This is a predicted structure of a 100-nucleotide RNA (Glycine riboswitch aptamer) from Desulforudis sp. It matches the Rfam family "Glycine riboswitch aptamer". Rfam links the family to the GO term glycine biosynthetic process. Model confidence (mean pLDDT): 77 of 100.
[in-house]
């Protein structure tokens, strides 16, 4: 001096699935809350191959234990009108310092 992975930040893009049904605070209406059915999958989280390690057998073969990925998979949580959240992701800034 250049400024990789990786992480913060701030502004923006951003999908799915019932404003279903009962009840419900209020002077009505609706939404919060509750209960029920049905549903999604992109906050969080859950399980697993391939492969590595031990361990038993041990010619070879099987078998058991631990690590072990994801947008796959549970659907636990969350979510199915708008707001609000949203993985992923553009910008700009900041931390960081791989490389040279």
């Nucleotide at each position: 001096a250049u400024g990789a992975a990786g992480g913060c930040u701030u502004c923006g893009g951003a999908a799915g699935a019932g404003a279903c049904c009962c009840u419900g605070u209020u002077g009505a209406u609706u939404u919060a809350g509750g209960g029920g059915c049905a549903c999604c999958g992109a906050a969080g989280g859950u399980g697993c191959a391939a492969c590595c390690g031990c361990c038993u057998a041990u010619u070879u073969u099987c078998g058991g234990c631990g690590g072990g990925a994801a947008a796959c998979u549970c659907u636990c949580a969350g979510g199915u009108a708008a707001a609000a959240g949203g993985a992923c992701u553009g910008a700009a800034g900041c931390c960081g310092g791989a490389c040279g």